Overview
The part of an RNA shown here (small-subunit ribosomal RNA, central domain) has 350 nucleotides and comes from an uncultured bacterium. The full RNA is in RNAcentral, with records from Greengenes. Model confidence (mean pLDDT): 83 of 100.
[in-house]
Context: one part of a larger RNA
RNA sequence: CUGGGUGUAAAGGGCGUGUAGGCGGGGAAGCAAGUCAGAUGUGAAAACCAGUGGCUCAACCACUGGCCUGCAUUUGAAACUGUUUUUCUUGAGUGAUGGAGAGGCAGGCGGAAUUCCGUGUGUAGCGGUGAAAUGCGUAGAUAUACGGAGGAACACCAGUGGCGAAGGCGGCCUGCUGGACAUUAACUGACGCUGAGGCGCGAAAGCGUGGGGAGCAAACAGGAUUAGAUACCCUGGUAGUCCACACCGUAAACGAUGAUUACAAGGUGUUGGGAGAUUGACCCUCUCAGCGCCGCAGUUAACACAAAAAAUAAUUCCACAUGGGGAGUAUGACCUCAAGGUUGAAACUC
Repeated sequence: CUGGGUGUAAAGGGCGUGUAGGCGGGGAAGCAAGUCAGAUGUGAAAACCAGUGGCUCAACCACUGGCCUGCAUUUGAAACUGUUUUUCUUGAGUGAUGGAGAGGCAGGCGGAAUUCCGUGUGUAGCGGUGAAAUGCGUAGAUAUACGGAGGAACACCAGUGGCGAAGGCGGCCUGCUGGACAUUAACUGACGCUGAGGCGCGAAAGCGUGGGGAGCAAACAGGAUUAGAUACCCUGGUAGUCCACACCGUAAACGAUGAUUACAAGGUGUUGGGAGAUUGACCCUCUCAGCGCCGCAGUUAACACAAAAAAUAAUUCCACAUGGGGAGUAUGACCUCAAGGUUGAAACUC
């Protein structure tokens, strides 16, 4: 390097959008770039291969033929690729009708609870633990009742339920807005798939500026535990957690499984549609799209996967790996306010 690989052994990019590129549905006609066939020219000699001959043989040498797999010109073929024209509808998209959904953004509203404040009742404890202590409390706590303030999160419903490309999304209402699905078959007529770079999105933590701050809580302080205890437990507690704008760009960003298409036993549950039968409804049957479980063939080192594949195929496109450590380190480059990120070695060693 390759055969061959990437769920768990090394290996799928966190996700999308899309440029170049690669690949691409059915019919008809033309062209002839690729492709195929013929002819001509050329493809130095030597070398190489085959045959024959010359040195006594051989090495060596000579002659003849082949080879030189190529290139150019020219004549033709038209199945495939390409290209041009035309046409088709099943791929793709648009339209119409319809229901589902924590999809997104903005604004408004609500109740429960915690904490704090005020007032009343009330008296000696409360709190916490394995047991305690620190802590709070006669300056009246805890408990209880009423009133008020403020922030954050939305019990039940709730579901191997739903939506989203992923990250993710859950009180209620309103506005704006994205996508998917079903039915229909009116329209376009291959408009498709993938996608190096690029661009955008991207949990938590962290960072900048300005707000906010109830609860929780890194750091920190104290009390315990312990041989010690820079911990686990307890009492406190600041960043942070929340909002706006701007950055960061990483995660076991996981289904540890890239995207697209076709195809191939079944069984069962569930979500959203449609059709049929019954028709008052439930129930039942079929079907489309999604989410699960079991399981055959097949696959797999095994575990397991199994129509949502890790089967079969198109072998269509992209990404990635090539022993462990050194090391996701050094260095350079690019990005960042910083933290750091992306790209990413070698010596040496086993």